A computed fold for a 176-nucleotide RNA, annotated as FMN riboswitch aptamer (RFN element). Model confidence (mean pLDDT): 75 of 100. It was read from a public genome assembly, where an Rfam model found it.

[in-house]
RNA sequence: ACAGGUCCUCGGGGCGGGGUGAAACUCCCCACCGGCGGUGAUGGCCUUGGGGGACUUCCGAGAGGAUGGACCCAAGUCCGCAGCCCGCGAGCGCCUUUCAGCUGACGCUGGAAGGGACAGCAGAUCCGGUGCAACUCCGGAGCCGACGGUUACAGUCCGGAUGAAAGAGAACCUGG
Numbered sequence: 001a002c003a004g005g006u007c008c009u010c011g012g013g014g015c016g017g018g019g020u021g022a023a024a025c026u027c028c029c030c031a032c033c034g035g036c037g038g039u040g041a042u043g044g045c046c047u048u049g050g051g052g053g054a055c056u057u058c059c060g061a062g063a064g065g066a067u068g069g070a071c072c073c074a075a076g077u078c079c080g081c082a083g084c085c086c087g088c089g090a091g092c093g094c095c096u097u098u099c100a101g102c103u104g105a106c107g108c109u110g111g112a113a114g115g116g117a118c119a120g121c122a123g124a125u126c127c128g129g130u131g132c133a134a135c136u137c138c139g140g141a142g143c144c145g146a147c148g149g150u151u152a153c154a155g156u157c158c159g160g161a162u163g164a165a166a167g168a169g170a171a172c173c174u175g176g
Stems, first nucleotide, its partner, number of pairs: 002175005008169003016030004031156002033145002035088004043079002046076006055068001057066003083143002092120001093118001094115009125141005147159003
């Protein structure tokens, strides 16, 4: 360093101003926010080695010396990088099983458990620039955002949720 195991920790942000109104953080105008992994022609810090020597300051009468040093290359290390490209999670829906109630029956309602070999409007992007190459960089203009609740329609308020989870990290054990 790799593989397997045990255990622990972490693991979501945002309504500020104005308008209307009896009432709006829910409508309208301006504003604000962006889970996880991948990709991201990559970018940046630091260290070491090599190159380089504009210019600064000091010494010197001068020649010159000393000093710091932009920048370039290589290696190492660490950090960051897409809401709308690919995939995943959550939530809602759907399906299965089961329990209870209702029904003549089909079935319906409610509770519990399970299912992604269910992806379902699980949402939403274009233009210009650079370049060999960009839906990722730079610039501009757009667009999207579960369910239940609410004096009025919610990405931003309240609730399930001190939950769950994509995953991230640490410790320990085992293995060739």